[in-house]
């Protein structure tokens, strides 16, 4: 150094100014922002992963119906609910030029892309789930080599 395990801590940015309106931070012009690991070299767009959703399935748990049983306890299955562990679905978007030995990652140009609910109007930038979840970073304990 590695490899498992356990807990600890830390982990997301952006709406200003003009237009039209009764209304707009949502529409129009113009601004702004860009998680995490990778990678011959630094990535919003490359490979991949996290969040929203949606599905199996296991687990306990709550509610419910049916069956046996019983004086009572109780006992077998079936459905739904929402939790939590695993497991799969879904899942946006870049190109020419230069420079190197190496870049879709640097430079210079020119694009494009952003979950779901909500709202006096249609939201990457407002409010809300979410003081939630989370790839993952950092540092410690064990244990194994």
């Nucleotide at each position: 150094a590695c490899g498992c395990g356990c807990g600890c801590u830390c982990c997301g940015g952006g709406g200003u100014c003009g237009g039209u309106g009764a209304a707009a931070a949502u529409c129009c012009g113009a601004a702004c922002c860009g998680g995490c690991g990778g990678u011959u070299a630094c990535a919003g767009u490359c490979c991949g992963c996290g969040a929203c959703c949606c599905g199996g399935u296991c687990g306990a748990c709550g509610c419910c119906c049916c069956g046996c049983a019983u004086c009572a306890c109780g006992u077998g299955g079936a459905g739904c609910g929402a939790c939590g562990g695993c497991c799969g679905g879904c899942u946006g978007a870049a190109c020419c030029g230069g420079u190197g030995g190496a870049a879709u990652u640097c430079c210079g140009g020119u694009a494009c892309c952003g979950a779901c609910g909500g709202u006096c109007a249609a939201a990457g930038u407002c409010c809300g789930g979410a003081u939630g979840g989370g790839a993952g970073g950092u540092g410690g304990c064990g244990c194994g080599c």